[in-house]
Context: one part of a larger RNA
RNA sequence: GGCACAUGGCGGAUGCCUUGGCGCCAGGAGAUGAAGAAGGACGUGGCCAGCUGCGAUAAGCCUCGGGGAGCCGCUAGCAGGCAUUGAUCCGGGGAUGUCCGAAUGGGGAAACCCGGCACGCGAAGAGCGUGUCAACCCUGUCUGAACACAUAGGGCAGGGUGGUGAACGAGGGGAACUGAAACAUCUAAGUACCCUCAGGAAGAGAAAGCAAUGAAGCGAUUCCCUAAGUAGUGGCGAGCGAACGGGGAAGAGCCUAAACCUCGUUGACGUGAAAGCCUGCCGGCGUUGUCAACGGGGGGUAGAGGGACCUCUCAGGCCAUGCGGCAGCAUGGCGGGAGAGUUACAAAACCCGCGUUUAGCCGAGCUGGUCUGGAAAGGCCGGCCAUAGAAGGUAACAGCCCUGUAGGCGAAAAGCGUCGGGACUUUCCGAGAGGCACCCGAGUACCGCGGGGCACGCUAACCCCGUGGGAAUCUGGGAGGCCCACCUCCCAAGGCUAAAUACUCCCUGGCGACCGAUAGUGAACCAGUACCGUGAGGGAAAGGUGAAAAGCACCCCUGUUAGGGGAGUGAAAUAGAACCUGAAACCGUGUGCCU
Numbered sequence: 001g002g003c004a005c006a007u008g009g010c011g012g013a014u015g016c017c018u019u020g021g022c023g024c025c026a027g028g029a030g031a032u033g034a035a036g037a038a039g040g041a042c043g044u045g046g047c048c049a050g051c052u053g054c055g056a057u058a059a060g061c062c063u064c065g066g067g068g069a070g071c072c073g074c075u076a077g078c079a080g081g082c083a084u085u086g087a088u089c090c091g092g093g094g095a096u097g098u099c100c101g102a103a104u105g106g107g108g109a110a111a112c113c114c115g116g117c118a119c120g121c122g123a124a125g126a127g128c129g130u131g132u133c134a135a136c137c138c139u140g141u142c143u144g145a146a147c148a149c150a151u152a153g154g155g156c157a158g159g160g161u162g163g164u165g166a167a168c169g170a171g172g173g174g175a176a177c178u179g180a181a182a183c184a185u186c187u188a189a190g191u192a193c194c195c196u197c198a199g200g201a202a203g204a205g206a207a208a209g210c211a212a213u214g215a216a217g218c219g220a221u222u223c224c225c226u227a228a229g230u231a232g233u234g235g236c237g238a239g240c241g242a243a244c245g246g247g248g249a250a251g252a253g254c255c256u257a258a259a260c261c262u263c264g265u266u267g268a269c270g271u272g273a274a275a276g277c278c279u280g281c282c283g284g285c286g287u288u289g290u291c292a293a294c295g296g297g298g299g300g301u302a303g304a305g306g307g308a309c310c311u312c313u314c315a316g317g318c319c320a321u322g323c324g325g326c327a328g329c330a331u332g333g334c335g336g337g338a339g340a341g342u343u344a345c346a347a348a349a350c351c352c353g354c355g356u357u358u359a360g361c362c363g364a365g366c367u368g369g370u371c372u373g374g375a376a377a378g379g380c381c382g383g384c385c386a387u388a389g390a391a392g393g394u395a396a397c398a399g400c401c402c403u404g405u406a407g408g409c410g411a412a413a414a415g416c417g418u419c420g421g422g423a424c425u426u427u428c429c430g431a432g433a434g435g436c437a438c439c440c441g442a443g444u445a446c447c448g449c450g451g452g453g454c455a456c457g458c459u460a461a462c463c464c465c466g467u468g469g470g471a472a473u474c475u476g477g478g479a480g481g482c483c484c485a486c487c488u489c490c491c492a493a494g495g496c497u498a499a500a501u502a503c504u505c506c507c508u509g510g511c512g513a514c515c516g517a518u519a520g521u522g523a524a525c526c527a528g529u530a531c532c533g534u535g536a537g538g539g540a541a542a543g544g545u546g547a548a549a550a551g552c553a554c555c556c557c558u559g560u561u562a563g564g565g566g567a568g569u570g571a572a573a574u575a576g577a578a579c580c581u582g583a584a585a586c587c588g589u590g591u592g593c594c595u
Base pairs, nucleotide, nucleotide: 001594002593003592004591005590006589007588008587009586015580016544017543020515021514022512023511024510025509026508027507028506029504030503031164032163039100040099041098042055043054044053046078047077050074051073061094062093063092064091065090066089070082071081072080105114106113107112115133116132117131118130119129120128121127135161136160137159138158139157140156141155142154143153168199169197170196171195172194173193179186183235209218210217222249223248224247225246226245232240233239253496254495255494256441260298261297262296263295264294265293266292267291268290269289276285277284278328279327280326281325282324283323303474305440306439307438309435310434311433312432313431314430317334318333319332320331321330322329336429337428338427339426340425341424350422351421352420353419354417355416356415357414358413360409361408362407366382368381369380370379371378383400384399385389391403392402393401446469447468448467449466450465451464452463453462456481476491477490478489479488480487531538532537551579554566555565556564557563
């Protein structure tokens, strides 16, 4: 030095475990903020560094409920307290809530600096305290230039906005890599990304729609399945890729503009006893009147066209008004009847009941015998409950020990639902016939040119935009994939509209041929931390004594609170905190053999 056996050190694999993750399902919730958020800084405990909680009232204050014996968080200890006069704890409501932050009195290198005004304390104009003071938009109102009215501008009051937040949504912009085996049209893709805005969903939505033309039919929108990888489109390459129809989910329809009537404001015009004041008669008034613009109310909303206006027919209780009286007519109110409703169709607030959310409560059945063991929940023997034999814990494997489970019960307060009722609000109470030709959404439809969207890249209908031209009002206009005719369908140029659909930062419950500490989130542990970077940004490692600390009193070695040897605890200490198991590499020790 090698080999073998034995025994250690170092090391932290493996096994077992799980407080943490991952995915899915169901339900809920779907915001928050100038009443100052999200997120932070700094404070705050008797002793207190960190985390958590809280805010100068600072691990807390008040109140209403729950609960019932211990409590003063993680976190032991010392000191000191609280609690059956109900504490700690859990839930509802409230108070306080420094400074920064949209940050908003002004400034600023965030958590700091400096002010104005009012009130209070104060001798005070010092100082301190409380309150208030940003900008923009809307509404109302006051004031008010050049310039007479007016307008601009200014002031005041009230209301709103601003910022944050995971995905989902709508709109405005909008790539490239890539594919086409190169590449330019094309594709990727209206994707990624940027911006604006909104909601619990958003958007769409009540036909100027489809369909059919060889007979008919459908009836808002949205979503799913199908039609169908079809018809098409396409350097007819790569690729892109419908619709009608059918089957389902859900289901809801409405309001305006205009004609006409009326009221108000402003402006213009105008006769001279007259047009007017609802009509007729009598009386009376008379700058009343007419027209235009704007605003308010009524009316009206359609495609077998609808409406306005005029006339006629039948129907209609009471009161008031329309200059006075009578008659008629119109309008309004009352009464009666019939509905409807706060998600659209008009709209506000509320009460009761019910359901539900935010604490909880009741809840059967062996402290059975015996054996092993440190320990019984295990073995053997016996018993019981079960609308409960889900699960977790307890010294090992427990239906009957504990928490629970099945099944039931429960809210002072706050929120939600819309289920029922009330109250309230509101609609309708006329229809038909004839006439007339007043209205039916204009720089619009439509046309030329250019572009975009449609599965459709154009001979290209349809929809949208730019630019130039530019109609009609029902004897009107659009569509049916160039265009024309016939035929059919439908009424644009105003608006609202629940549900079925999308998503999950968040809350509750459940599940898993999901992971089990190099896995699973980056993060099971004080992690977006330590650390790196000027910065944007990048970004770890790190779990396990034992059933219970019973965490080794005391003695010894030593420079030693290091380490170790005894003693003691414990089932075990080669479980001693560098702590379960403890592989390999690597380093020793002992013995044997070989050289």
About this RNA:
Predicted 3D model of a 595-nucleotide part of an RNA (large-subunit ribosomal RNA, domain I) from an anaerobic digester metagenome. Its mean pLDDT, the model's own confidence on a scale to 100, is 81. It matches the Rfam family "Bacterial large subunit ribosomal RNA".